[in-house]
RNA sequence: UGAAAAAGGCAAACUUAUCGAAAGGUAAGGACGCAAAGCCACGAGUCUAAGGUGUUUAAGCUAUGAUCGUCGGGUUGCCAAA
Numbered sequence: 001u002g003a004a005a006a007a008g009g010c011a012a013a014c015u016u017a018u019c020g021a022a023a024g025g026u027a028a029g030g031a032c033g034c035a036a037a038g039c040c041a042c043g044a045g046u047c048u049a050a051g052g053u054g055u056u057u058a059a060g061c062u063a064u065g066a067u068c069g070u071c072g073g074g075u076u077g078c079c080a081a082a
Stems, first nucleotide, its partner, number of pairs: 001080002009034002014029006032069001038075003042072003045067003051062003
């Protein structure tokens, strides 16, 4: 730098169960796809709004919550080539 080959790996949507206020997570099934779709919440973006704030009782605002399969960054790997 790359996925042509070889060995493999992960697992979207959806379903069931469960945790959570929600976003979303976990487990089993299941494969849309992925050369890091391995790991890390460090920066940004996006999502949610329990609590706080606000209102007329709303709307709204707000992350300490979530997302690494949104991007960047850090870090660790298989094979091949240079």